[in-house]
RNA sequence: AUCCGAUAAAGGCAAACCCGGCGAAAGCCGGCGACGCAAAGCCAUGGGUCUACCGCCGUAAAAACGGCCAUGACCGCCAGGCCGCCAAA
Numbered sequence: 001a002u003c004c005g006a007u008a009a010a011g012g013c014a015a016a017c018c019c020g021g022c023g024a025a026a027g028c029c030g031g032c033g034a035c036g037c038a039a040a041g042c043c044a045u046g047g048g049u050c051u052a053c054c055g056c057c058g059u060a061a062a063a064a065c066g067g068c069c070a071u072g073a074c075c076g077c078c079a080g081g082c083c084g085c086c087a088a089a
Base pairs, nucleotide, nucleotide: 005086012037013036018031019030020029021028022027035076041082042081043080045079046078047077048074049073050072055068056067057066058065
C1' cells in the first nucleotide's frame, strides 16, 4: 500500500409505526423512533421494482370507467462508477 475485517476504539447513518408538510401517485422532507447497516456516503449508467398527473387508445359530445405510456420515484434490490473513517487477527 492492496485485499479482508472484529463482541476493538472514536464517530456516523436510521427501517417500521406515529405526527406535521409537499406530491395525482409512487414517493420525498422535517420531527419522533431504532429494525438494521462497514459504505445504509454519492451517481438512476445496466438490470430490477413501484407509480401513471399529462398524453394516447377503447371513444362516440362530455363525464365516469378500463388499457397503455416515465418524462416521475426507489442506491436500505443487484451490478457498475466516484469518494471515504478506523483498524486487530
This is a predicted structure of an 89-nucleotide RNA (c-di-GMP-I riboswitch aptamer) from a Chloroflexota bacterium. It matches the Rfam family "c-di-GMP-I riboswitch aptamer". Gene Ontology term of the family: cyclic-di-GMP binding. Model confidence (mean pLDDT): 88 of 100. The source organism's lineage runs through Bacteria, Bacillati and Chloroflexota.